[in-house]
RNA sequence: CUCCGACAAGAGCAAACUUGGAGAAAUCCAGGGACGCAAAACCACGGGUCCUCGCUUUACCUGAAGGUGAAGACGGAUAGCCGGGUGGCCGAA
Numbered sequence: 001c002u003c004c005g006a007c008a009a010g011a012g013c014a015a016a017c018u019u020g021g022a023g024a025a026a027u028c029c030a031g032g033g034a035c036g037c038a039a040a041a042c043c044a045c046g047g048g049u050c051c052u053c054g055c056u057u058u059a060c061c062u063g064a065a066g067g068u069g070a071a072g073a074c075g076g077a078u079a080g081c082c083g084g085g086u087g088g089c090c091g092a093a
Stems, first nucleotide, its partner, number of pairs: 004091002012037002017032006035080001041086003045083003048078004055072007
């Protein structure tokens, strides 16, 4: 240095839930809180999953306005879904 990951040592993060805030939503931020995590550190590159205010097409309720459903494109989210990239503490077997 690489692989590896201990009933080791010193640290770290923080699920659900909850309070406040942002968002149309998924979800995110801060406080409390710990289910767990050897990267549960960072990055949307590939796959998966989730959302749909607005846009297009279409069907129905309709005379219209409007409403409801479906599909599509764009966009967004998730790194604690998997893979990948970068990269960190310790050093038993």